A computed fold for a 73-nucleotide RNA from a Thermoleophilaceae bacterium, annotated as transfer RNA. Rfam family: tRNA. Rfam links the family to the GO term triplet codon-amino acid adaptor activity. The family's RNA type in Rfam is transfer RNA. The coordinates come from a structure-prediction model, not an experiment, and the mean pLDDT is 81. RNAcentral holds the sequence, with entries from ENA and MGnify.

RNA sequence: GCCGGAGUAGCUCAGUUGGUAGAGCGUCGCUCUUGUAAAGCGAGGGUCGCAGGUUCGAGUCCUGUCUCCGGCU
Numbered sequence: 001g002c003c004g005g006a007g008u009a010g011c012u013c014a015g016u017u018g019g020u021a022g023a024g025c026g027u028c029g030c031u032c033u034u035g036u037a038a039a040g041c042g043a044g045g046g047u048c049g050c051a052g053g054u055u056c057g058a059g060u061c062c063u064g065u066c067u068c069c070g071g072c073u
Stems, first nucleotide, its partner, number of pairs: 001072007010025004019056001027043005049065005
């Protein structure tokens, strides 16, 4: 330098053919218990790496760019 993959909640990851962003774990609160743990219920937390473009509408499509991983020379 070229090619491919990844980037979404504190962590691990989903998100179908473009149509109001989700799960598990963790955190906080409540119930239960003599108490703790476990279990059950609930809450909070993300403008989807960044900047543009297309569209009535973008996590998803297009362009540029940054970081990480792998391969080729």